A computed fold for a 113-nucleotide RNA from a Chloroflexota bacterium, annotated as c-di-GMP-I riboswitch aptamer. The coordinates come from a structure-prediction model, not an experiment, and the mean pLDDT is 83. The model forms 95% of the base pairs in the Rfam consensus. The sequence is in RNAcentral, with records from Ribocentre. Taxonomically the source falls in Chloroflexota (Bacteria, Bacillati). It matches the Rfam family "c-di-GMP-I riboswitch aptamer". Rfam links the family to the GO term cyclic-di-GMP binding.
RNA sequence: AAAAGGCUAACCUGCCGAAAGGCAGGGGCGCAAAGCCACGGUCUAAACGGACAUGUGACUAACGAGUCGACCGGCUCGCAGAGUCGCCGCCGCAGGACAGCCGGGCUGCCUAG
Repeated sequence: AAAAGGCUAACCUGCCGAAAGGCAGGGGCGCAAAGCCACGGUCUAAACGGACAUGUGACUAACGAGUCGACCGGCUCGCAGAGUCGCCGCCGCAGGACAGCCGGGCUGCCUAG
C1' cells in the first nucleotide's frame, strides 16, 4: 500500500446505579491493537470515620422560683446563646468505577515492502 473485515467518540432514547459510570438500540469523532488485564494513573464517595453546635430540627436531668389547698404527682419560667442526638453542608477514605491521555503486562488478522 492492498484485501477481508473489526471496534466505535460525542450526542439521542430506554433501563440500572448514591455517584463515577454501566447495559441495550441508534449514531460515527476516530482507532493497526480504540482486543484483553488493571500494576502506575484518573474519577466517584453510598456505607464508614472525623470535625462542626445561633445552618436546621428535636429532646433535656438535677436544682431554683411561682402555681394546682397539703403529700405524691403535674404545669409554667429559669437553668439553656448550655448539653445531647438527628438532618443538610464540610473533610477523609474503595471493597465502587474508567482506561480511546501516557506508561506497564498478555494476546492477535492480512500482507508487496